[in-house]
A computed fold for a 74-nucleotide RNA from a Candidatus Heimdallarchaeota archaeon, annotated as transfer RNA. Lineage of the source: Archaea > Promethearchaeati > Candidatus Heimdallarchaeota. Rfam family: tRNA. Rfam links the family to the GO term triplet codon-amino acid adaptor activity. By type it is a transfer RNA.
RNA sequence: GGGGACGUAGUGUAGUCAGGCAGCACGGCAGGCUCCAGACUUGCUGGUCAGGAGUUCAAAUCUCCUCGUCCCCA
Numbered sequence: 001g002g003g004g005a006c007g008u009a010g011u012g013u014a015g016u017c018a019g020g021c022a023g024c025a026c027g028g029c030a031g032g033c034u035c036c037a038g039a040c041u042u043g044c045u046g047g048u049c050a051g052g053a054g055u056u057c058a059a060a061u062c063u064c065c066u067c068g069u070c071c072c073c074a
Stems, first nucleotide, its partner, number of pairs: 001073007010026004020057001027045006050066005
């Protein structure tokens, strides 16, 4: 230099093929239970979907550019 995969909540991850309410688990906070804690249980909680632009009534999803991680070729 050329090509490919991946990037979603504090952590892991589904959703992308085929555009239509951003989910799940763990975690965190509060209550119950307990002498206290753990376990269990109830409720609550958290996302510029890596960044930007475009297409569209509507983008995590399609297109382009950029950044990061990893792999292959030279």